[in-house]
Context: one part of a larger RNA
Molecule: large-subunit ribosomal RNA, domain VI
Organism: Candidatus Dojkabacteria bacterium
């Protein structure tokens, strides 16, 4: 911009792409088969391998916004207690997220159709035979569906269900009608209103979009959640969870230190409640 009024909200699927693997064991059965020696077709059952796709409950990585240990050094006058650098200073752990065949789970399954090579069936041409010439059955991981993803710009530009508009107004096609004029007439010009079409402005409902608070979304844009009739985000309460027993104080010791107050103290990103903040008001 388009899809021939605007929009919401589901919905068809012309098309496009994706996958398609396979081993091994166990029944059937040591059975057909074979002198034996070995040793099945068909059919049902497990269990990998390889390829995928989603996930974060286990099991692990990461987690430079959380917790404790420790050294050096400067400063907070000093002891205590902290705070800044030192690779995140180093070292142990670890929320939420991301994330691994280093974790979990499914998927790789099964039917149809129409054929290939082949194997038939009935059959003339050719009284016979023939799978073919007419006609018929069956046949493979290839081919068309089934499957899973996208898809109405599919311009052939689609389908429903709902809400809401069909006003005014330039210019013009075309038709009917009424008036004037011109002409013996037929009819022609000119004008006014009406229908149908086309087109220019204007209005401005449904909705929508700017604008804000964000994330499950993300490069921007889009998309989802929300905007006071509100739990979006942040703050706060709780709470999972995480470190791993603060500080002061009191005792015990000559101290170093331990021990009690004490699973304490602090604590991102996760839950859940709460209007304290902050989404005002407005505009197109």
């Nucleotide at each position: 911009c388009g899809u021939c009024c605007a929009a919401a909200g589901a919905g068809u699927g012309a098309g496009u792409g994706g996958g398609u693997u396979u081993g091994c064991c166990c029944c059937u059965a040591g059975u057909a088969c074979g002198c034996a020696a070995g040793g099945a077709u068909c059919g049902g059952g497990g269990u990998g391998a390889g390829g995928u796709a989603a996930c974060c409950u286990c099991u692990g990585g990461u987690g430079u916004a959380c917790c404790u240990g420790c050294u050096g050094u400067u400063c907070c006058a000093c002891c205590c207690g902290g705070a800044g650098c030192a690779u995140c200073g180093c070292a142990g752990g670890g929320u939420a997220g991301c994330u691994a065949c280093c974790g979990u789970u499914g998927c790789u399954a099964u039917a149809g159709g129409a054929g290939a090579a082949g194997c038939a069936c009935u059959g003339a041409a050719a009284g016979c035979a023939u799978c073919u010439a007419a006609g018929u059955g069956c046949g493979a991981a290839a081919c068309c569906u089934a499957c899973c993803a996208c898809a109405a710009g599919a311009u052939u530009a689609c389908u429903c269900u709902u809400u809401g508009u069909u006003g005014a107004u330039u210019c013009u096609u075309u038709c009917g009608u009424g008036c004037a004029a011109a002409g013996c007439a037929a009819u022609u010009u000119g004008u006014a209103c009406g229908g149908a079409g086309g087109u220019u402005u204007c209005g401005g409902a449904a909705g929508u979009c700017c604008c804000c608070u964000g994330g499950g979304a993300g490069a921007u844009g889009a998309c989802c959640a929300g905007g006071u009739u509100g739990a979006u985000a942040g703050g706060c309460a709780c709470u999972c969870g995480g470190u791993g027993u603060a500080a002061g104080c009191a005792c015990a010791g000559c101290a170093a230190u331990g021990u009690g107050u004490u699973g304490a103290g602090c604590c991102a990103a996760g839950g859940u409640g709460u209007a304290c903040u902050a989404a005002u008001u407005g505009g197109a």